[in-house]
RNA sequence: GAUUUAUGAAGAAGGGUGGAGAGAUUAGGCUCUGUGAAUCCCUGGCAACCUACCUGGUAAAGGAAAAGGUGCCAAUACCUAACCUGUUCAUUUUGAAUGGGAAAUAAUAAAUU
Numbered sequence: 001g002a003u004u005u006a007u008g009a010a011g012a013a014g015g016g017u018g019g020a021g022a023g024a025u026u027a028g029g030c031u032c033u034g035u036g037a038a039u040c041c042c043u044g045g046c047a048a049c050c051u052a053c054c055u056g057g058u059a060a061a062g063g064a065a066a067a068g069g070u071g072c073c074a075a076u077a078c079c080u081a082a083c084c085u086g087u088u089c090a091u092u093u094u095g096a097a098u099g100g101g102a103a104a105u106a107a108u109a110a111a112u113u
Base pairs, nucleotide, nucleotide: 001113002112003111004110005109006108007107013043014042015041016040021032022031023030026081027080028079029078044073045072046071049069050068051067053063054062055061077105083101084100085099086098087097088096089095090094
């Protein structure tokens, strides 16, 4: 890098460095940002995917804990787009606004390669 499985409206700070961007980008919005963005470093914290523990036992699943391996610490994955569907308003065709559902893509973890 590729494939497969699972997850998602919760949660979580400060300092140093740096000096203008950032929020995945293709686009449109919207938000954060010189009262200091991205990056990197230190300490702290959140959570519970994997490992070690207990129950179960073909297993699946569940429980406790947070030592180890990751991850994360603005806003629903910030919102929308391709599909299905409801409601309201206007209406010649149809358009606009606002809900719901299930996908795709991305992210994270684990397994295989």
Molecule: SAM riboswitch aptamer (S box leader)
Organism: Bacteroidales bacterium